[in-house]
């Protein structure tokens, strides 16, 4: 480099399911019913469905877990388990005293200001219609029409002391 096996992974608001819900199907029991066929329930067994909708968001390294924001719905988006770009210390950067370096304090992460005011956004689910898989719960899939906060930007509002250099 090539070839042959094995095993992992191709996911980051992401993945999983032993619990709920739900659907199929068995036999069994109760009820409708003169009986049965059939229909409804209730537990079981088996075997499937579901089980978050998109905006955002990563310097290193260690810790450590109910980690941001809104959409919808009026509720199973309910309940668990991993995971994570959240937190938090400690490094490194950057910013904040009117040339430099440092040192402490805050506040942030390369667009490197917390809050306040005013301002400019943008999303998909959902909703309509079609189509495709599946007995069925459900699942893709295109077209058709929105709507969001976090964000952004702009003014408002930001520190001390030492030393150096120049005047």
């Nucleotide at each position: 480099a090539c070839c042959g096996c094995a095993u992992a992974g191709c996911a980051a608001g992401c993945g999983c399911c032993u619990g709920g819900a739900c659907c199929u199907g068995g036999g069994a029991c109760u009820c409708g019913g003169g009986g049965g066929g059939c229909g409804a329930g209730u537990a079981c067994c088996a075997g499937g469905u579901u089980g978050a909708c998109g905006a955002g968001g990563g310097g290193g390294a260690g810790g450590u877990u109910u980690a941001u924001c809104g959409a919808a719905g009026g509720a199973u988006u309910c309940g668990g388990c991993g995971g994570a770009u959240g937190c938090c210390u400690c490094c490194c950067g950057g910013c904040c005293c009117u040339g430099g370096u440092c040192a402490c304090g805050g506040c942030c992460g390369u667009c490197a200001g917390c809050g306040g005011c005013g301002u400019u956004a943008c999303a998909a689910a959902a909703c309509c219609g079609c189509c495709g898989g599946g007995c069925a719960a459900c699942c893709g899939g295109c077209g058709g029409g929105a709507c969001a906060a976090a964000a952004g930007c702009g003014c408002c509002a930001g520190g001390u002391g030492a030393c150096c250099g120049a005047a």
A computed fold for a 167-nucleotide RNA from Candidatus Desulfopertinax cowenii, annotated as glmS glucosamine-6-phosphate activated ribozyme aptamer. It was read from a public genome assembly, where an Rfam model found it. Its Rfam family is "glmS glucosamine-6-phosphate activated ribozyme aptamer". Rfam's curators write: This entry contains a glucosamine-6-phosphate activated ribozyme that is found in the mRNA for GlmS. GlmS is an enzyme that uses fructose-6-phosphate and glutamine to generate glucosamine-6-phosphate. The coordinates come from a structure-prediction model, not an experiment, and the mean pLDDT is 80. Taxonomically the source falls in Candidatus Desulfopertinax (Bacteria, Clostridia, Thermoanaerobacterales, Desulforudaceae).